This is a predicted structure of a 72-nucleotide RNA (transfer RNA) from Mucilaginibacter arboris. The coordinates come from a structure-prediction model, not an experiment, and the mean pLDDT is 82.
Order: sequence, then structure tokens, then C1' cells
RNA sequence: GCACUCGUAGUUCAAUGGAUAGAAUGUGAGAUUCCGGUUCUCAUGAUAUAGGUUCGAUUCCUAUCGAGUGCA
Repeated sequence: GCACUCGUAGUUCAAUGGAUAGAAUGUGAGAUUCCGGUUCUCAUGAUAUAGGUUCGAUUCCUAUCGAGUGCA
């Protein structure tokens, strides 16, 4: 330099173009306990950025940024 794959809660992963983007874990509060752990309840928090297509975009297209793989 070229090609390909990927980018979603603090972390690990879902979501066929259509319902309030879901779960686990984490964190905070409460219940339980003499205290702690375990368990239970509630809360918390996310689509890399900018455009385009569409009635509707996490999903499709383009560019940029970032990560990885292969070739040279």
C1' cells in the first nucleotide's frame, strides 16, 4: 500500500428493516444475618463519528476514526 472481518451498558454477548435495543455479570440501595458471604427485591447504565436510502436503520450504502487478520 491492497483486500477482508469487526466496532452495542463498566465487562461478556444477543437483537430477520418494525413493540420501550434484551440477558448475564458488575455497581448502588433495601430485605435476610450478631457481622460478613450466599439468596431475594428494586434501581442503574449502551448502538464509534458524519452523511445517504427508506414510512421506519443496531441492521442496507458511502466517507472518516479505531481494532484485528491475510497478501505484498
The sequence was found in a public genome assembly.
Rfam family: tRNA. It is annotated as a transfer RNA.